[in-house]
Source information:
A computed fold for a 264-nucleotide part of an RNA from a Gemmataceae bacterium, annotated as large-subunit ribosomal RNA, domain VI. Taxonomically the source falls in Gemmataceae (Bacteria, Pseudomonadati, Planctomycetia, Gemmatales). It matches the Rfam family "Bacterial large subunit ribosomal RNA". RNAcentral holds the full RNA, with entries from ENA. Its mean pLDDT, the model's own confidence on a scale to 100, is 87.
Context: one part of a larger RNA
């Protein structure tokens, strides 16, 4: 841009695509069968690899924006307490998020149309023949049934809902303006995301960020005060400090603008 007035939701599914796997056990049954040895069909029913998909409650990883512990050294004027550098300095742990070894589901089962195979009825050929007319039965394989994407399917589908008014200038046809539902730009963000889109809000607001309150992490902070010659220990203290987590709360940031309805 188109989809024959302008929006907003919601679909239908032509066509595409993905998936389709398999093993061992019990039982039916030590049965049919077969001197024995050995050993089913066929229904049932459990448990598994591998591949797939979704997740993040559990087990873990990972977590250079959380907590501790240390060495070295340099700075705060010393002490004490802190910070910077040294791979994140090193090492012990860890919240969201991501994650897989972890957790849950996935092939199932019908139906259709057929192979190979094996029928039925049956003649040419008075019989016979599954074939020639005609009708069956049958495979993981085919088409579909599950799953996803999809009306630029230009054959541009479908349903529902909202908006089609005002001035003015023209004899009309029509032009201007303005300003409908509605969207856009723009900010605040975002388990969306390269951009773009998508989705959540923009003061009639809890979007984000701050602050409060809880988790959740680390493991008992600084400072005192008491016992040791001293490292250091006890007590105030399950303390202190905490990110991305869950609520609350307008303090601070979400200013202001634009576009927008016709052919017959």
């Nucleotide at each position: 841009c188109g989809g024959a007035g302008g929006a907003g939701a919601c679909u239908u599914g032509a066509g595409g695509g993905g998936a389709c796997c398999u093993c061992u056990c019990c039982c039916u049954a030590g049965u049919a069968c077969g001197a024995g040895a050995g050993g089913a069909c066929u229904g049932g029913g459990a448990g598994g690899g591998a591949c797939g998909g979704a997740c993040c409650u559990c087990u873990g990883g990972u977590g250079u924006g959380c907590c501790u512990g240390u060495u070295g050294u340099c700075g705060c004027g010393c002490u004490a307490g802190c910070g910077g550098c040294a791979u994140c300095g090193c090492a012990g742990g860890g919240u969201a998020g991501c994650u897989a070894u972890g957790u849950c589901c996935g092939g199932c089962a019908c139906g259709g149309a057929u192979a190979a195979a094996c029928g039925c009825u049956g003649a040419a050929a008075g019989c016979a023949u599954a074939u020639a007319a005609g009708c069956g039965u049958g495979a993981a394989g085919c088409c579909g049934u599950c799953c996803c994407c999809a009306a630029g399917a230009u054959u541009a589908g479908g349903u529902c809902u909202c908006c089609u008014g005002c001035a003015c200038c023209g004899c009309a046809a029509g032009g201007u303006g303005c300003g409908a539902a509605g969207g856009c730009u723009c900010c605040u963000g975002g388990a969306a995301g390269a951009c773009u889109a998508c989705c959540a809000g923009g003061u009639a607001g809890a979007u984000a960020g701050g602050c409060c309150g809880g988790g959740u992490g680390u493991g008992u902070a600084a400072g005192g005060c008491g016992g040791g010659u001293a490292a250091c220990c006890g007590c105030c203290u399950c303390a202190g400090c905490u990110a991305a987590c869950c609520g609350g709360u307008a303090c601070u940031a979400a200013u202001c603008g634009c576009c927008g309805a016709u052919c017959g």